The prediction has a mean pLDDT of 85. The part of an RNA shown here (small-subunit ribosomal RNA, 3' major domain) has 476 nucleotides and comes from an uncultured Spirochaetales bacterium.
[in-house]
Context: one part of a larger RNA
RNA sequence: UGACGGGGGCCCGCACAAGCGGUGGAGCAUGUGGUUUAAUUCGAUGAUACGCGAGAAACCUUACCAGGGCUUGACAUAUACUGGAAUGUUGCAGAGAUGCAACAGCUGCUUGCAGCCGGUAUACAGGUGUUGCAUGGCUGUCGUCAGCUCGUGCUGUGAAGUGUGAGAUUAAGUUCUUCAACGAGCGCAACCCCUACUGUCUGUUACUAACAGGUAGAGCUGAGGACUCAGAUAGGACUGCCGGUGACAAAUCGGAGGAAGGUGGGGACGACGUCAAGUCAUCAUGGCCCUUAUGUCCUGGGCCACACACGUGCUACAAUGGCCGGUACAAAGCGAAGCGAAGCUGCGAGGCAGAGCGAAUCGCAAAAAGCCGGUCUCAGUACGGAUUGUACUCUGCAACUCGAGUGCAUGAAGUUGGAAUCGCUAGUAAUCGCGCAUCAGCAUGGCGCGGUGAAUACGUUCCCGGGCCUUGUACA
Repeated sequence: UGACGGGGGCCCGCACAAGCGGUGGAGCAUGUGGUUUAAUUCGAUGAUACGCGAGAAACCUUACCAGGGCUUGACAUAUACUGGAAUGUUGCAGAGAUGCAACAGCUGCUUGCAGCCGGUAUACAGGUGUUGCAUGGCUGUCGUCAGCUCGUGCUGUGAAGUGUGAGAUUAAGUUCUUCAACGAGCGCAACCCCUACUGUCUGUUACUAACAGGUAGAGCUGAGGACUCAGAUAGGACUGCCGGUGACAAAUCGGAGGAAGGUGGGGACGACGUCAAGUCAUCAUGGCCCUUAUGUCCUGGGCCACACACGUGCUACAAUGGCCGGUACAAAGCGAAGCGAAGCUGCGAGGCAGAGCGAAUCGCAAAAAGCCGGUCUCAGUACGGAUUGUACUCUGCAACUCGAGUGCAUGAAGUUGGAAUCGCUAGUAAUCGCGCAUCAGCAUGGCGCGGUGAAUACGUUCCCGGGCCUUGUACA
């Protein structure tokens, strides 16, 4: 100087407390461990692995296994020699890769060269092989915590200290006052984006108050530039104003006005560093290793196994509910090898059909919870839907291993869950549906969107984590 203390002081945080809803019990989905296997590819492992890499494993993907092939190679560059356009179609053999055969098939010209393809030869290619403890880059975490440092000066023999301390204050090393310090940098804050209010301008595909036309109905039409909305641009919030407290400070408490009040709400943004943290399988890369194989092509299988254990979720156990009928109101997105309306058809998944739309114009699209009416009456039930049988639908060369969906039948566990444990402080939790990425098909996961919409916080003694000052230490 640090680190540590079941030392002290001060202070924060859904850390506790106060509340609300869960997990832990059931069934299923998914990840992991384990076991099994020819293979169940690899990585991630307290917090900071486990719906994680994977924003889609039937083939492909695919890295794994079995079998069948290739060896200048599936891919790149170059040289020499040599043959042929490239390529397409067909037939035969084969699981295919591939092999054999037949036919069609040339551009520039400097007239034997270039383009393109194949063969031979040589340099070389290739490796998701190894080392994340050789590395770059990227990332997690402490932590959006308020800290981490430097120059000069001063103090000390020196390591070092001071500044960064003290008194206030703040979300903040935020600011003020003071002080052997005076300044400065990286962080904080602000500058950026979204959202909440207003003005001005613009006005179609959006809108419709007045005027006119028109309908079964409708901004449907003329028209309008008011309103909504969209988009640009400007304003608006700064403790600016008033009062109290304070040290005449910083600030804080209350109030006015205001759409918004003291950082208005949310996002992006992550200091010096820590964990030899994670990643050589995104990529890049040193060393090492393989080179008729640890490279590469193909078919099939596996990654989907199942006594079991754990994590994360979905659905429930019901009446604040289930079922049936009627009826209302979103936002944000996506669409051309696409979204696909009306109409017809099927109980349904769907099929036929093909209008319109590269979309403020057309489509996906029905929002759902809600509201109105009816029914069920506490039961393993008209709760719950696992499992299984059967008949189908769709995608796709192909749904056996191993897809999703529909109809009928079946109708398991489950009556609120031990010890323990998680999230959340407001448009939040809880609850309800909608969209998107990936994608031929496949979502209970992920990322977004809106609808309905709470309870509680006395307080900081205690648990956990963190910041500052101080103290002890046989630790570095």